[in-house]
């Protein structure tokens, strides 16, 4: 240099064939239970969907480009 795949809540990941208000687990906080609690119960905050552009009524999800990682090859 060319190919391929990967970026979604601090962290680990799901999201189908474009379609309802974007989720889980686990962390954090807030209550609760307890002798106590870092165990178990319940609730809550937490998101530019890796950045621009485009397509479509409608994009995490298509297309096209940056950029970051990972694999293969030369």
């Nucleotide at each position: 240099g060319c190919g391929c795949c990967g970026u979604u809540a601090g962290c680990u990941c799901a999201g189908c064939u474009g379609g309802a208000u974007a989720g889980a687990g686990u962390g954090u906080c807030u209550g609760g239970c307890u002798a106590c609690g870092g165990a178990c119960c319940a609730g809550a905050a937490g998101g530019u969907c890796a950045g621009g552009g485009g397509u479509u009524c409608g994009a995490a999800u298509c297309c096209c480009u940056u950029a970051c990682g990972g694999c293969g090859u030369g």
Molecule: transfer RNA
Organism: Oscillospiraceae bacterium